[in-house]
Molecule: Fluoride riboswitch aptamer (crcB RNA motif)
Organism: Granulicella sp. 5B5
């Protein structure tokens, strides 16, 4: 000096907040789906990019806030 491990702390899990819990990350974790076109390739698949459209306020459970649909007063 670099790598790895541990402890503490912090962050993330396709739209807000909180509690509980799980997973992941420590400069990363994370950044949904369908269709079409393009890139790559001998071809296909995969991957990436662009365009259009669609679902959901949870990673999971619960509550609050907001939104949408239906019914009643």
């Nucleotide at each position: 000096u670099a790598a790895u491990c541990u402890c503490a702390g912090g962050g993330u899990g396709a739209u807000g907040g909180a509690g509980u819990u799980c997973a992941c990350c420590c400069g990363a974790a994370c950044c949904g789906c369908c269709a079409u076109g393009g890139c790559c390739u001998g071809c296909u698949u995969u991957g990436c990019c662009a365009u259009c459209g669609c679902u959901g306020a949870u990673g999971a459970c619960u509550c609050c806030u907001g939104g949408c649909a239906g019914g009643g007063g």